This is a predicted structure of a 73-nucleotide RNA (transfer RNA) from a Caldifarciminota bacterium. Rfam family: tRNA. It is annotated as a transfer RNA. NCBI's taxonomy places the organism under Bacteria, Pseudomonadati, Caldifarciminota. The sequence is in RNAcentral, with records from ENA.
């Protein structure tokens, strides 16, 4: 330098056009308990890497940038 895949919460990860973005781990608060653990309840992304485009509607499609990983030279 060329090609490809990926980028969603602190971490892992589903969703791949149709209202309000699942779930697990972790964290915080609460219930319970003599205290704690366990269990249970609530909260934890509303700018889904960033910019632009298409469309009634974009995390999802298209273009560009940035980043990560892989292959080729």
């Nucleotide at each position: 330098g060329g090609c490809g895949a990926c980028g969603u919460a602190g971490c892992c990860a589903a969703g791949c056009a149709g209202u309000u973005a699942a779930g697990g781990c972790g964290g915080c608060g609460g219930u319970c308990u003599g205290c704690a653990a366990a269990a249970c309840c609530g909260c934890u992304a509303u700018u889904c890497u960033c910019g632009g485009g298409u469309g009634c509607a974009a995390a999802u499609c298209c273009c560009g940038a940035c980043g990560u990983c892989g292959c080729c030279u």